SAM riboswitch aptamer (S box leader), 137 nucleotides, folded computationally. Its mean pLDDT, the model's own confidence on a scale to 100, is 79.

[in-house]
Order: sequence, then C1' cells, then structure tokens
RNA sequence: GCCUUAUAGAGAGUGGUCGAGGGACGGGCCCGAUGAAACCCGGCAGCCGGCCGGUCCGAAAAGAGGAUCGGCGCUGGUGCCAAUUCCCGCGGCGAAGCGUGAAGGGCAGGUCUGCCCCGCUCGCCGGAAUAUGAGGC
Repeated sequence: GCCUUAUAGAGAGUGGUCGAGGGACGGGCCCGAUGAAACCCGGCAGCCGGCCGGUCCGAAAAGAGGAUCGGCGCUGGUGCCAAUUCCCGCGGCGAAGCGUGAAGGGCAGGUCUGCCCCGCUCGCCGGAAUAUGAGGC
C1' cells in the first nucleotide's frame, strides 16, 4: 500500500513544555494567545489478548477445546481523549411548505382546480469516503 471483516450517538485533564495553527479531502460550520499542532505526564475502555463468573456444545463420565453473555484496566498489543465519523458530498423513499421576478416546467379541463415533473428545506433508509481494530497478501 491492497483485500476481507467489525465498529463509528458511550467514555476520557482547570497538568507541564512550546508557540500558530487545527477539525482527512471539497463545500459549510466551527475550534484556537482564556494557547492550535506536536511532545511529556495523566486519563478512557472500543477491538485483540489476559483473568473471573453464568449458560450451551463438547459421541458414558470427567477433561482438553469451542460458542455466547456478563464482569475486572489488567506492569500486555493497538487505539482514542471539542462538536454523531461536527454536518453535507452518491442514490432511493416519504411529508408539508417554498420556488429570483407577474410567472419553477408540462398536460387536462377551463380561469382556477386536478395530475405529473424539476429544484430547495426536513425526516428515514441504503451507499461511498474516512478512521480504528482484527485477519490475510
């Protein structure tokens, strides 16, 4: 770097050094000299691992082992510590409202109504992208 898979609405500092950036990308909207990023310390507990317990499987019993649920930050591995992954970014569905200007577009009846469509806003679902773990190349 690529592939597969799981997760992404929880959680975490009134500390030290330093000094202008940061929130992946684009748009937006934010954070930042009341101190960004980075580093140190501290913390959190998601995934892997460990330990403890329940249930089930485990060809008589027991065991090795396995599945699943719950608990313990555990001198382990990794990650994380503003805002839902900060929001949107592609597609589908739904509802009401709106449509630069007199008029959003089209069709039908006929002067206002019906139906369809487009765009915007909102909600839901899915996808993409990104991040992290685990496994593989």